[in-house]
Predicted 3D model of a 347-nucleotide RNA (Bacterial RNase P class A). The sequence was found by an Rfam model in a public genome assembly.
RNA sequence: AAAGCAGACCGUUCUAUCGCUGUCCCGAAAGGGAGAGAGGAAAGUCCGGGCAACACAGGGCAUCGUGCUUCCUAACGGGAAGACGCCCGCGAGGGUGUGGCAGCGUGACAGAGAAUGACCGUUCCGUCCGCGGAACAAGGGUGAAAAGGCGGGGUAAGAGCCCACCGGCGUCCCGGGUGACCGGGGCGGCCGCACGUCCCACGAGUUGCAAGACCAUGUAUACUGACGCUUAGGCCGGCCCGGCUGAUGUCAGGGGGUAGGUUGCUGGAGCUGCGGGGUGACCCGUGGCGUAGAUAAAUGAUAGAAACCGAAAGGUACGGAACCCGGCUUACAGGUCUGCUUUUUUA
Numbered sequence: 001a002a003a004g005c006a007g008a009c010c011g012u013u014c015u016a017u018c019g020c021u022g023u024c025c026c027g028a029a030a031g032g033g034a035g036a037g038a039g040g041a042a043a044g045u046c047c048g049g050g051c052a053a054c055a056c057a058g059g060g061c062a063u064c065g066u067g068c069u070u071c072c073u074a075a076c077g078g079g080a081a082g083a084c085g086c087c088c089g090c091g092a093g094g095g096u097g098u099g100g101c102a103g104c105g106u107g108a109c110a111g112a113g114a115a116u117g118a119c120c121g122u123u124c125c126g127u128c129c130g131c132g133g134a135a136c137a138a139g140g141g142u143g144a145a146a147a148g149g150c151g152g153g154g155u156a157a158g159a160g161c162c163c164a165c166c167g168g169c170g171u172c173c174c175g176g177g178u179g180a181c182c183g184g185g186g187c188g189g190c191c192g193c194a195c196g197u198c199c200c201a202c203g204a205g206u207u208g209c210a211a212g213a214c215c216a217u218g219u220a221u222a223c224u225g226a227c228g229c230u231u232a233g234g235c236c237g238g239c240c241c242g243g244c245u246g247a248u249g250u251c252a253g254g255g256g257g258u259a260g261g262u263u264g265c266u267g268g269a270g271c272u273g274c275g276g277g278g279u280g281a282c283c284c285g286u287g288g289c290g291u292a293g294a295u296a297a298a299u300g301a302u303a304g305a306a307a308c309c310g311a312a313a314g315g316u317a318c319g320g321a322a323c324c325c326g327g328c329u330u331a332c333a334g335g336u337c338u339g340c341u342u343u344u345u346u347a
Base pairs, nucleotide, nucleotide: 001343002342003341004340005339006338007337008336009335010334012306013305014304015303016302017301018300020037021036023034024033025032026031039318043329044328046327047326048325049324050323051208052207053206054205063204064203065202066201067200068082069081070080071079072078083098084097085096086095087094088093099199100198103197104196105195106194107193119140120139121136122135123134124133125132126131148166149165151163152162153161167191168190169188170187171186172185173184174183175182176181212263213262214261215260221255223253224252225251226250227249233245234244235243236242270289271288272287273286274285275284276283277282307316308315309314
């Protein structure tokens, strides 16, 4: 220098005028003045938590989710550092998987056979010479997957049938590691794989700020009282007296509740300098910092400069708060920084 890998970050700026939504100050008011006003993802709403209402004695089953280890954290399906296997890359690196396994179930098509393997083949026996019977998992063929690999012994031919070495599994021991696991040794011929069922550990009540709390005009009105009204009606078995009740109306009280308003609402698991601990996520100490909070929803428009792109005209990535926070995922023009890899050149 070129081509790459990993990580972190920025992601238009300034001025003027006119507006929009809050806050503060002056003013009796009208009005005036000052200052603030979207993001790294505000997005998807996929996980986790705070907060809130309702539910809930305790325990168990079922269901759902998660699943290598240790750690971080309020918590997580997130993160950090690691372990082992497989795949990709010359490499820096990237991707992906991994709780357990006794029993049981399933494995399309092809194939003889998918776990009680005989199609071709090999060997032996019989033979009427056409073939029939038996043994064999070595070789061929099928398949996503074929009964550990390889050499020797053995045999009629073969085969962990036996043996050595290698691989796996089980078990015992030694050493290292907090641990997953790693290194080594002994013993047992124990030796197919995948998925499911099953078992184990941990977690999970439901609904979301349109949660929830408060105030409450008008109209209508539960209920209460007063007045008025009907010699009404109803009840006290039929009649009389008496008693109770009494629609509608007016006035007063009055609860719930609609519109509307207030609150929840933004100062928090907050951000950050320095010091310390830790490989790291992160934690501790100390100092500093600090105004979006709207509600059908404000955060804009115009003009002039600057930056970048473009030959010019012209353009400015993705995108727009809705209770808050921690993550994940997805979108993103252009640019900056750090560490590292490969190749080439120069000193």